Annotation:
Predicted 3D model of a 172-nucleotide RNA (Lysine riboswitch aptamer). It was read from a public genome assembly, where an Rfam model found it. Model confidence (mean pLDDT): 77 of 100.
RNA sequence: AGUCUUGAUAGAGGCGCGGUCGUCAUCAGUAGUUCCUUUAAUAUCCCGCAAACACGGGUGAGGGACGAAAGGGACGGCUGCCGAAGGUACAGGCGGGUGUUUGACCGCUUGCUGCCUGGGUCGUCGGAGAAUAUCCGCCGGACUGUCACGAAAGUGGAGAGCUGUCAUGAUG
Numbered sequence: 001a002g003u004c005u006u007g008a009u010a011g012a013g014g015c016g017c018g019g020u021c022g023u024c025a026u027c028a029g030u031a032g033u034u035c036c037u038u039u040a041a042u043a044u045c046c047c048g049c050a051a052a053c054a055c056g057g058g059u060g061a062g063g064g065a066c067g068a069a070a071g072g073g074a075c076g077g078c079u080g081c082c083g084a085a086g087g088u089a090c091a092g093g094c095g096g097g098u099g100u101u102u103g104a105c106c107g108c109u110u111g112c113u114g115c116c117u118g119g120g121u122c123g124u125c126g127g128a129g130a131a132u133a134u135c136c137g138c139c140g141g142a143c144u145g146u147c148a149c150g151a152a153a154g155u156g157g158a159g160a161g162c163u164g165u166c167a168u169g170a171u172g
Base pairs, nucleotide, nucleotide: 002171003170004169006167007166008165009164010163011162014082016081017080018079019078020077021076022075023074024073032066033065034064035063036062037061038060045058046057047056048055049103050102051101052100053099054098085117086116087115088114089113090111091110092109093108094107095106096105118144119143121141122140123139125137126136127135128134146157147156148155149154
């Protein structure tokens, strides 16, 4: 010199990841508001997760006018980034669903921690969703970055990875 250990730091992957803002479509001619005609069409009936009490709402038929929003999404801009981030278990909060008590379910959200996933993409199935959008998960396919083995073809591994630099110690 080279190789290796440990640590710090800087980087790479590409239909890469997150956040935020704008536009647009969807939700939906729905909810809701209102008017007209007709009718016996009222509450003791029905509904508001379950139980109790309270509270509130609705309840024949037909038609007209006006007419949303949230959540979810697509595209573009900006921005922070490359365990980026996502999922799951657990715990907290909020909502579905008016109050109190108890209990259960579902959704959203936050978080220390544990566990899973290298990345996007396509397909089946399952879950979420108003949805044929989109998101999440398992499995499968090819692709891609990376490392190991190999002459090659190729095979295999996982981000606790890989590459550069510096330090550290070991070997020499």